[in-house]
Context: one part of a larger RNA
RNA sequence: GCCUACGAGUUACACUUCACUAGCGAGGUUAAGACCUUCAGGGUUGGAGCCGAAGCGAAAGCGAGUCUGAAUAGGGCGUAUAGUUAGUGGAGGUAGACGCGAAACUUUGUGAUCUAUCCUUGGUCAGGCUGAAGUUCCGGUAAAACGGGAUGGAGGGCCGAACCAGUAGACGUUGAAAAGUCUUUGGAUGAACUGAGGAUAGGGGUGAAAGGCUAAUCAAACUGAGAAAUAGCUCGUACUCCCCGAAAUGCAUUUAGGUGCAGCCUCGGACGGAGUCUUGCAGAGGUAGAGCUACUGAUAAGGCUAGAGGGCUUCACCGCCUAUCGAUCCUUGACAAACUCCGAAUGCUGCAAGAUGCUCUCCGGGAGUGAGCCUGCGGGUGCUAAGGUCCGUGGACGAGAGGGAAAGAACCCAGAUCAUCAGCUAAGGUCCCUAAAUAUAUGCUAAGUUGAAUUAACGAAGUGCGACUGCUUAGACAGCUAGGAUGUUGGCUUGGAAGCAGCCAUUCAUUUAAAGAGUGCGUAACAGCUCACUAGUCGAGCGGUUGUGCGUGGAUAAUAAUCGGGCAUAAGCAUAUUACCGAAGCUAUGAUUCUGAUCGCAAGAUCAGAAGGUAGGGGAGCAUUCCAGUCGGCACUGAAGGUGUGAUGUAAAUCAUGCUGGAGCGUCUGGAAAAGAAGAUGUAGGC
Numbered sequence: 001g002c003c004u005a006c007g008a009g010u011u012a013c014a015c016u017u018c019a020c021u022a023g024c025g026a027g028g029u030u031a032a033g034a035c036c037u038u039c040a041g042g043g044u045u046g047g048a049g050c051c052g053a054a055g056c057g058a059a060a061g062c063g064a065g066u067c068u069g070a071a072u073a074g075g076g077c078g079u080a081u082a083g084u085u086a087g088u089g090g091a092g093g094u095a096g097a098c099g100c101g102a103a104a105c106u107u108u109g110u111g112a113u114c115u116a117u118c119c120u121u122g123g124u125c126a127g128g129c130u131g132a133a134g135u136u137c138c139g140g141u142a143a144a145a146c147g148g149g150a151u152g153g154a155g156g157g158c159c160g161a162a163c164c165a166g167u168a169g170a171c172g173u174u175g176a177a178a179a180g181u182c183u184u185u186g187g188a189u190g191a192a193c194u195g196a197g198g199a200u201a202g203g204g205g206u207g208a209a210a211g212g213c214u215a216a217u218c219a220a221a222c223u224g225a226g227a228a229a230u231a232g233c234u235c236g237u238a239c240u241c242c243c244c245g246a247a248a249u250g251c252a253u254u255u256a257g258g259u260g261c262a263g264c265c266u267c268g269g270a271c272g273g274a275g276u277c278u279u280g281c282a283g284a285g286g287u288a289g290a291g292c293u294a295c296u297g298a299u300a301a302g303g304c305u306a307g308a309g310g311g312c313u314u315c316a317c318c319g320c321c322u323a324u325c326g327a328u329c330c331u332u333g334a335c336a337a338a339c340u341c342c343g344a345a346u347g348c349u350g351c352a353a354g355a356u357g358c359u360c361u362c363c364g365g366g367a368g369u370g371a372g373c374c375u376g377c378g379g380g381u382g383c384u385a386a387g388g389u390c391c392g393u394g395g396a397c398g399a400g401a402g403g404g405a406a407a408g409a410a411c412c413c414a415g416a417u418c419a420u421c422a423g424c425u426a427a428g429g430u431c432c433c434u435a436a437a438u439a440u441a442u443g444c445u446a447a448g449u450u451g452a453a454u455u456a457a458c459g460a461a462g463u464g465c466g467a468c469u470g471c472u473u474a475g476a477c478a479g480c481u482a483g484g485a486u487g488u489u490g491g492c493u494u495g496g497a498a499g500c501a502g503c504c505a506u507u508c509a510u511u512u513a514a515a516g517a518g519u520g521c522g523u524a525a526c527a528g529c530u531c532a533c534u535a536g537u538c539g540a541g542c543g544g545u546u547g548u549g550c551g552u553g554g555a556u557a558a559u560a561a562u563c564g565g566g567c568a569u570a571a572g573c574a575u576a577u578u579a580c581c582g583a584a585g586c587u588a589u590g591a592u593u594c595u596g597a598u599c600g601c602a603a604g605a606u607c608a609g610a611a612g613g614u615a616g617g618g619g620a621g622c623a624u625u626c627c628a629g630u631c632g633g634c635a636c637u638g639a640a641g642g643u644g645u646g647a648u649g650u651a652a653a654u655c656a657u658g659c660u661g662g663a664g665c666g667u668c669u670g671g672a673a674a675a676g677a678a679g680a681u682g683u684a685g686g687c
Base pairs, nucleotide, nucleotide: 001687002686003685004684005683006682011095012094013093015092016091017090018089019088020087021086022085023084024083027051028050029049033045034044035043036042055062056061065077066076067075068074098236099235101233105226106225107224109222110221116200117199118198119197120196121195122194123193124192125190127159128158129157130155134151135150136149137148138147139146163187164186165185168183169182170181171180202218204214205213206212239621240620241619242618243617244616249262250261251260252259253258263369264368265366266365267364268363269362270361272360275356276355277354278353279352280351281350282349283348289342290340291339296336297335300332301331302330303329307325308324309322310321311320312319372397374395375394376393377392378391379390380389381388402413403412404411417591418590419589420588422587423586424585428581429580430579431566432565433564437578439577440576441575442574443573444572450568451567458553459552462550463549464548465547466546467545468544469543470542471541479537480536481535482534483533485510486509487508490504491503492502516531520529521528592611593610594609595608596607597606598605599604622676624673625672626671627670628669629668631666633665634664641660642659643658644657645656646655647654648653
């Protein structure tokens, strides 16, 4: 993991409440007990008791009223009648109360054959090394001290087996082993190791102390009992079909993953004519916007100008000045969630008309939900960050399948009762993969840009289309040829300054086709080259500014890339047009169920509409076991069970029959439940 069996809303109660059914009804009803009896979920008694018919008040008490109160006021609770008994079902209560599950707590006992420490009594430690004290001899001394030789044999001494330990590594890791093996290593006369017997016991022991050890169990052992402890937590909770169908919000909570009330769902009942939408009319309001010489505040530039600062002056007063600050006022500009002189659209409220057609409201039974999430729009917070967070308002997912977006909870289209080898469309598509245009017309792009995620500031004679404007056959623009002069080296400055360091300016005048008191290079200064400007040559367009389309650089992510791929110069981009494809949408044909209306006693018929669905509510059924009645049912001419086949039913299932099996089993009407398994790291057995 699979198979088989078992495995979870049960039962009790003079309990509470509601629905349905039945009896009686201002009443309803017996309990224990007793008697009878055909011994049966029987009958007859039994009125104790209980509920109801009257309430209010703390109570005395009063009473259709009463309490409060001074009150004959006001207010609170009542009064205008329906209950009760039994059965069945829904829910609650009390009980283990749908099932399994703690860690723990209390208490009775059992453990020191493991291990910790201690007590008593025994045992064990190859071999080798070192050589303390003491003693003795010699030397030495006045005597000692002291030195040397020998002897001696100390030590939690040294090396190293047994023995004890367990340092490092490898192996082992469903092991040979629930702690080992191999190599290596520490101690090895000691605080050593070890046998046997004994002592200490659970908030206790023991501990050279690690919360260690106390029988593979230790921050409180193990065993029985309280005990089905408790578990706002996790997991699981078993047949079918039909109808409806949520919530993830508000308030409160020792509350935040729980719960109560409300909201939203469902079922039953009742009353009205509400409910919803559109249009019109009438309202309240201070948002968006806008505005501020309309307030509060904030605010840029300028002007005028009190005041302040600084300087000058003065004994002081006065006075003068200002590259400083600057109220008020004026001009121009401009800001605000907690500003408003103003001020929408929506939304909200009321009234009327029209449309729609049970959607609204109330009462009662049953819930679930109270972790939400993404996206558009309006905001707060954050970085106008987040698949962030917190609100509001729509949509979706949740609980929603189908088509599109390559793939995809939420985006786009669209809401799946069932059947069909019928048709039309939506979004999106039509070269191939791949259903449908290698469609039509006109442009653009040359970058494979692009072809369904994404890019900026800034840069550039890329290229298309416009707008404005200058020059141009009186010859433009570009190129080439020639000129580009004189007063003059303008004046000043300067060592020098001659077009070209710098300063000045009626930068003037002359000759000219034209030529600046000079555009740049250059020189120490000149010189030299060049430009503006002019003529010739050439022969038709040439410049500037600006808008816009498509492209270009900017361009950058970690394994190898790519538009989904192939590929494409259109099969890219833009505009326009016509076809076609394309879904569970719509239509067509048939069928089932439900709801409403009409007809009908009913059965049913006709018409119209509806049938996605989690939590959850409601309805109708199937199967299993047993009981009573029933079919005076079936069965060795073969029951149940097993295993195939066929048929029927929307399904749970049922029926027939072959083989097997070898003795019981069913139909119908009711009743009662140990009444349905794929799940619970479910339990037991098997494989």